[in-house]
Molecule: transfer RNA
Organism: Planctomycetota bacterium
RNA sequence: GCCGGAGUGGCGGAAUCGGCAGACGCACGGGUUUCAAAAACCCGCGCCGCAAGGCGUGCGGGUUCAAGUCCCGCCUCCGGCA
Numbered sequence: 001g002c003c004g005g006a007g008u009g010g011c012g013g014a015a016u017c018g019g020c021a022g023a024c025g026c027a028c029g030g031g032u033u034u035c036a037a038a039a040a041c042c043c044g045c046g047c048c049g050c051a052a053g054g055c056g057u058g059c060g061g062g063u064u065c066a067a068g069u070c071c072c073g074c075c076u077c078c079g080g081c082a
Stems, first nucleotide, its partner, number of pairs: 001081007010026003019065001028044005046055003058074005
């Protein structure tokens, strides 16, 4: 240099043909229980904001009523070829 694959909350990891982004698990916070804890169960848990609301799938564009998903460029990682 060329070809292929991957990048999603703090972590792992889903999202069928383009239709509510974050299911599910872990971690974390609160509660119930206990003498106290562990375990178990219940609730919560992306970011900004006092709130209303806005933003958010590596980065920047494009297509579309609508993009994690399709198209273009770039970055990083993995594999192959040279």